[in-house]
RNA sequence: GAAGCCGAUUGGACAGUCGCUGGUUGAGUUUUCAACGAGAGGAAGGUCCGGGCUCCGCAGAGCAGGGUAGCGGCUAACGACCGUCCGCUGAACACCGCCCAUGGCGCAAGCCGGAAGCGACAUAAGGCGAGGACUAGGGCCACAGAGACGAGCGUAUUGAGUUACGGUGAAACGCGGCAACCUCUACCCGGAGCAAUAUCAAAUAGGCAUGCGUGGGGUUUGGGCAACCACUCCCCGGAAGGCGGCUCGUCGGAGCAUGCGGGUAGAUAGCUUGAGCGCCACGGCAACGUUGCGCCUAGAGGAAUGACUGUCACGCAGGGCGACCUGCGCACAGAACCCGGCCUACAGAUCGGCUUCAACU
Numbered sequence: 001g002a003a004g005c006c007g008a009u010u011g012g013a014c015a016g017u018c019g020c021u022g023g024u025u026g027a028g029u030u031u032u033c034a035a036c037g038a039g040a041g042g043a044a045g046g047u048c049c050g051g052g053c054u055c056c057g058c059a060g061a062g063c064a065g066g067g068u069a070g071c072g073g074c075u076a077a078c079g080a081c082c083g084u085c086c087g088c089u090g091a092a093c094a095c096c097g098c099c100c101a102u103g104g105c106g107c108a109a110g111c112c113g114g115a116a117g118c119g120a121c122a123u124a125a126g127g128c129g130a131g132g133a134c135u136a137g138g139g140c141c142a143c144a145g146a147g148a149c150g151a152g153c154g155u156a157u158u159g160a161g162u163u164a165c166g167g168u169g170a171a172a173c174g175c176g177g178c179a180a181c182c183u184c185u186a187c188c189c190g191g192a193g194c195a196a197u198a199u200c201a202a203a204u205a206g207g208c209a210u211g212c213g214u215g216g217g218g219u220u221u222g223g224g225c226a227a228c229c230a231c232u233c234c235c236c237g238g239a240a241g242g243c244g245g246c247u248c249g250u251c252g253g254a255g256c257a258u259g260c261g262g263g264u265a266g267a268u269a270g271c272u273u274g275a276g277c278g279c280c281a282c283g284g285c286a287a288c289g290u291u292g293c294g295c296c297u298a299g300a301g302g303a304a305u306g307a308c309u310g311u312c313a314c315g316c317a318g319g320g321c322g323a324c325c326u327g328c329g330c331a332c333a334g335a336a337c338c339c340g341g342c343c344u345a346c347a348g349a350u351c352g353g354c355u356u357c358a359a360c361u
Base pairs, nucleotide, nucleotide: 001357002356003355004354005353006352007351008350009349010348012312013311014310015309016308017307018306020039021038023036024035025034026033027032041332045343046342048341049340050339051338052337053193054192055191056190065189066188067187068186069185070084071083072082073081085131086129087128088127089126096119097118098117103112104111105110132184133183137182138181139178140177141176149174153166154165155164156163197269198268199267200266207260208259209258210257211256212255215236216235217234218233221230222229223228241251242250243249276295277294278293279292281290282289283288314329315328316327317326318325319324
């Protein structure tokens, strides 16, 4: 230099003004003010896989259902990750084939030579694999072909479907192929999820308990054997509540008061110090593990993390000989109990590594 791959980082900077959500401190005293300091991501996303945590369930075993699948390792766990075996795939140059340009020789036919192009072949780094079992059983095997696992066609041959050959096809009778068809084998799996769950606890309406009251006496008429029932009138007593606050008075005519308990609204906890992050050393091929040192990094709840302005950086377009000027743009996306992965989205910028070939030193 040519060709093909793999991985990582970053993803605007500064200043000013006005705000928002937590924390600490100080005022103020019921959620207000001031100061200081903190405030989204590599995917916070999809919710696909695995765990922590919480509640419910659960003697043990089996069946059903779901999942995983070479071998070994790592881990809290996994279908993730790491190593390795096997299979498939995988570029350029060179080699080979096709096609032949410029050129050389020749009077000519033609011969020599071979750039570029096309094809084929082979692998490297790398990539992919739904890589247990078809000698348990069932099922399937397109087109072509007589026949696709049941057997059986043609020709020749033989004592004999005895033996040989045959065209098609991926496969032609052979312990055929397919498990990405059912199935079998080994191993794993209880369910629901922070709207989990726990604590405190209004008003109203239910529930339970206690206390006070809803009353007591007489009488007329009717019914009845009676107890008694209905009705008429009189006397005594009567809570809450109303009459603008209190007392008296008056109206009123059956509930009232206290306590307990469940649950709702609401509040609080769960909630962010954690399988945490960074660096060094050691063990290991690696994933990863161990030790030491350092760091604290959002915690809302209809849900804060924002808006505007200026300068600069970056990209594009136009203008200018030029310094530069003008305009536009500046990704994907946004926490919601927390972790380990996978997948998906992403303007732009940067860095590192591997393999093959060629040339030079």

Predicted 3D model of a 361-nucleotide RNA (Bacterial RNase P class A) from a Betaproteobacteria bacterium.
It was read from a public genome assembly, where an Rfam model found it.
Its Rfam family is "Bacterial RNase P class A". Gene Ontology terms of the family: tRNA processing, ribonuclease P activity and dimeric ribonuclease P complex. It is annotated as a ribozyme.
The prediction has a mean pLDDT of 79.